Overview:
Lysine riboswitch aptamer, 169 nucleotides, folded computationally. The sequence was found by an Rfam model in a public genome assembly. The coordinates come from a structure-prediction model, not an experiment, and the mean pLDDT is 79. Its Rfam family is "Lysine riboswitch aptamer". Gene Ontology term of the family: lysine biosynthetic process. Rfam's curators write: Riboswitches are metabolite binding domains within certain messenger RNAs that serve as precision sensors for their corresponding targets.

[in-house]
RNA sequence: CCGUUUGAUAGAGGCGCGGACGCCAUGCGUACCGCGGAGCAAGGCCAGGCAGCCGCUCCGCGGGAGAGGGACGAGCCGCCGAAGGGGAAGGGACCUGCCUGGGUCCCCAGCCUGGGCCGUGGGAGAAUAUCCCCCGGACUGUCACGAAUCGUGGAGCGCUAUCAAUUCA
Numbered sequence: 001c002c003g004u005u006u007g008a009u010a011g012a013g014g015c016g017c018g019g020a021c022g023c024c025a026u027g028c029g030u031a032c033c034g035c036g037g038a039g040c041a042a043g044g045c046c047a048g049g050c051a052g053c054c055g056c057u058c059c060g061c062g063g064g065a066g067a068g069g070g071a072c073g074a075g076c077c078g079c080c081g082a083a084g085g086g087g088a089a090g091g092g093a094c095c096u097g098c099c100u101g102g103g104u105c106c107c108c109a110g111c112c113u114g115g116g117c118c119g120u121g122g123g124a125g126a127a128u129a130u131c132c133c134c135c136g137g138a139c140u141g142u143c144a145c146g147a148a149u150c151g152u153g154g155a156g157c158g159c160u161a162u163c164a165a166u167u168c169a
Base pairs, nucleotide, nucleotide: 003167005165006164007163008162009161010160011159014080016079017078018077019076021073022072024070032063033062034061035060036059037058038057039056040055043054044053045052046101047100048099049098050097051096083113084112085111090107091106092105093104094103095102114140115139117137118136119135121133122132123131124130142154143153144152145151146150
């Protein structure tokens, strides 16, 4: 000096990731409330049981939301396993109380994903929004290999740079 291995620090990917805030729709002329009218005792409160509570449905008129879920921002904050997904067992919240189920949300092990984009199908959702999953497609960063303007393959436990240690020749 080159290489191996380990560690530290810095960094790249770009329609990059997350968050807060602002704003605008959607939800919705819905839920609900008031008044008037009509009809009906069988029903409603997630399903069943017990209990409890309420009369119920429709029409007209007058008022009239919110949550969950989103779009947007050359802006702000934090970042580059950023972060996201999924989710066993278990726990918590809500659905009138209890029991047995079920649904939604939160926490969560192993696990999956380099990145965003587009499309078929499926799921969540009020939804044509949006999100998630499988599959497919091209694009893109990166590394490896090759017959090297290109092709093939791999995965972030990756890649690049610097420094330190390490060991062998």